[in-house]
RNA sequence: AUCCCCGCGGGAGAGCUCGCGUGCCGUCUCGGUCGACGCGACGCCGAAGGAGCAACCGCCCCGGAAACUCUCAGGCUACAGGACCGCGGGGGGA
Numbered sequence: 001a002u003c004c005c006c007g008c009g010g011g012a013g014a015g016c017u018c019g020c021g022u023g024c025c026g027u028c029u030c031g032g033u034c035g036a037c038g039c040g041a042c043g044c045c046g047a048a049g050g051a052g053c054a055a056c057c058g059c060c061c062c063g064g065a066a067a068c069u070c071u072c073a074g075g076c077u078a079c080a081g082g083a084c085c086g087c088g089g090g091g092g093g094a
């Protein structure tokens, strides 16, 4: 140095969809609110994680391997999360 941890900054995509129940509000036969919660339905996204194939690589029996692919998980106004990038600190010591 590779690598690991912490902090800060940046960080995309996809329904502000429909139905039901509860809560709250109002102009109270009803309407609004999903940035209040839960359940269901269909549609979608891929950049936590996971899985698959593979260029390629290696110590070549075999193994490693993506931002590609699949969507199990996760996500689809905000918040949160977020691969990856930058800076700082710590560990470690080729």
Stems, first nucleotide, its partner, number of pairs: 003091008015042001017041006023033004043076003049072001050070003056064003